[in-house]
Molecule: c-di-GMP-I riboswitch aptamer
Organism: unclassified sequences
């Protein structure tokens, strides 16, 4: 700095998102939806296909202060 769950208000078919409040947390809890995963739609089911989550993991990736 930047924010969880929770409520308010708004959007969405949904999953979920935006905005107010409020802070569980957190060296990257800045970014990328690249590979996973997980979740919602379309199917009676399969597979196939359109979406969400970056605070679920991995990768990229910019990076405070003190100490060494």
């Nucleotide at each position: 700095a930047c924010a969880a769950a929770c409520c308010c208000g708004u959007u969405g078919g949904g999953a979920g998102g935006c905005g107010g409040g409020g802070a569980c947390g957190c060296a990257a809890a800045a970014c990328c939806g690249c590979g996973g995963a997980c979740c919602u739609c379309u199917u009676c089911g399969a597979g196939a296909g359109a979406g969400g989550u970056u605070g679920c993991c991995g990768g990229g990736g910019u990076u405070c202060c003190g100490u060494a």